[in-house]
C1' cells in the first nucleotide's frame, strides 16, 4: 500500500512544551495568538478486537471443540474526545404533486435540466487476509 468486511446524525477535554496554522482532497463555511498542527501526561468515550458469565445449535459416550446471540467494561490491543464523515462533489435510480430554468408549439400542453429523496463513490477507523 493492496483486497474484503463492518461501522460512521449518538457520545466523549483539561494541563503542559510548542508557536501558526488546521478541518484528507476541490469548492464552500467554519475553527485559531482568549493559541492552530505536532509531541507528552492525566481524563474520558465507544464497544472493533480480546477476557468474563449467561443463553441455543452443531458434534461426542460425556467432556473437549465450533458456530450463532445477549449481558458486561474487567487488566489488555487499536480508535475517537468542534461543527452529521462540518456540507457539497464520480456515477446511477426515482422525480407523481409543488417550484425554478430552457426548448418546441402557442395558451395550455409536451419534452429537457434542476431543486427534492434514495443508493453509492470518495474518506476514515476496526477486524482479517496478504
Nucleotide at each position: 500500500g493492496a483486497u474484503u468486511u463492518a461501522u460512521a446524525a449518538a457520545g466523549a477535554a483539561g494541563c503542559g512544551c510548542g508557536g501558526a496554522g488546521a478541518g484528507a482532497c476541490a469548492g464552500g463555511c467554519u475553527c485559531u495568538g482568549u493559541g492552530a498542527a505536532g509531541c507528552g501526561c492525566u481524563a474520558g468515550c465507544a464497544a472493533c478486537c480480546u477476557g468474563u458469565u449467561c443463553c441455543g445449535a452443531a458434534g461426542u459416550c460425556c467432556u473437549a471443540u465450533u458456530c450463532g446471540g445477549a449481558a458486561u467494561u474487567g487488566c489488555g490491543g487499536u480508535g475517537c474526545u468542534a461543527a452529521a464523515u462540518c456540507c457539497u462533489g464520480a456515477u446511477c435510480c426515482c422525480g407523481a404533486a409543488u417550484c425554478c430554468c430552457g426548448a418546441u408549439a402557442g395558451u395550455u400542453a409536451u419534452c429537457g435540466g434542476g431543486a427534492g429523496g434514495g443508493a453509492g463513490a470518495a474518506u476514515a477507523u476496526g477486524a482479517a487476509u496478504u
The RNA shown here (SAM riboswitch aptamer (S box leader)) has 130 nucleotides and comes from Marinoscillum sp. MHG1-6. Lineage of the source: Bacteria > Pseudomonadati > Bacteroidota > Cytophagia > Marinoscillum. It was read from a public genome assembly, where an Rfam model found it.